[in-house]
Transfer RNA from Coemansia spiralis, 73 nucleotides, folded computationally. The same sequence occurs in records of 3 taxa. Its Rfam family is "tRNA". It is annotated as a transfer RNA. Gene Ontology term of the family: triplet codon-amino acid adaptor activity. The prediction has a mean pLDDT of 80.
Order: sequence, then C1' cells, then structure tokens
RNA sequence: GGUCUUGUUGUAUAGUGGUUAUUACGUUGCCUUUACACGGCAAAGGUCGCGAGUUCGAUCCUCGCCGAGAUCA
Repeated sequence: GGUCUUGUUGUAUAGUGGUUAUUACGUUGCCUUUACACGGCAAAGGUCGCGAGUUCGAUCCUCGCCGAGAUCA
C1' cells in the first nucleotide's frame, strides 16, 4: 500500500428501516443482617465513532474520514 471485518451507557453484548435502543456484570439508593457478604426492590448512566447522502422516517442502507482487528504483498 491492496482486500475484508468491525465501532452500541464504565465493561461485554442483542437489535429484519417505524412505540421510551436489549440483556448481563459493574455503580448508587432502599430492604434484609449486630456487621459484612449473599439475596430482593428501585434508580442513574447512550447525542448507537465523526461527517455527508438516500428515505416520510436511519443504530440498520450508501459514500468519505478516524480508530481497532485479520489477511495479502
């Protein structure tokens, strides 16, 4: 340098173009305990990598850029 894959709360992840973006762990609060742990209930936390395009409508489709990975030379 070429080709391909990929980017979603702190981490890991689901998501056929249409309601408030899913789940687990983690964090915080409450209950429970003498206390801690376990357990139960609840809450916060996402401008879905950035920009543009297609569309009535984009996390999803197209293009460019950036980051990560694989492969070829």